SAM riboswitch aptamer (S box leader) from a soil metagenome, 115 nucleotides, folded computationally.
The prediction has a mean pLDDT of 78.
It matches the Rfam family "SAM riboswitch aptamer (S box leader)". Rfam describes the family as follows. The SAM riboswitch is found upstream of a number of genes which code for proteins involved in methionine or cysteine biosynthesis in Gram-positive bacteria.
The sequence is in RNAcentral, with records from MGnify.
RNA sequence: UCUUAUUGAGAAAGGCUGAGGGAACAGGCCCGAUGACGCCUUAGCAACCGGUCCCGCGAGGGAUGCUGGUGCUUCAUCCUGCCCUCUCGAGCAAUCGAGUGUGGGAAAGAUAAGA
Numbered sequence: 001u002c003u004u005a006u007u008g009a010g011a012a013a014g015g016c017u018g019a020g021g022g023a024a025c026a027g028g029c030c031c032g033a034u035g036a037c038g039c040c041u042u043a044g045c046a047a048c049c050g051g052u053c054c055c056g057c058g059a060g061g062g063a064u065g066c067u068g069g070u071g072c073u074u075c076a077u078c079c080u081g082c083c084c085u086c087u088c089g090a091g092c093a094a095u096c097g098a099g100u101g102u103g104g105g106a107a108a109g110a111u112a113a114g115a
Base pairs, nucleotide, nucleotide: 001115002114003113004112005111006110007109012042013041014040015039016038020031021030022029025081026080027079028078043073044072045071048069049068050066051064052063053062054061055060077108082105083104084103086099087098088097089096090095
């Protein structure tokens, strides 16, 4: 970089540090010296991969948290941006404008597995 799956739920205390942070850009919204973000320790959550057990001819399915490999532990993948849709307004119409806008999709990001 590409492919596939998920992006629901769940699970926090302590210590260190010290100014920005919520991935990037823009707009908004929010967190932060009552210490955010980050790092470490311990504990926990989940069950993607692995292990073990069961079912199955098989493809595969189910169970199990296991001294295994990751991940995660909370406003939150914060919202919008692109397409469709909704509402209001302008217009004969095509269409245009507006919205902390309804719902859906895409894209992007994140995590896992594989190439």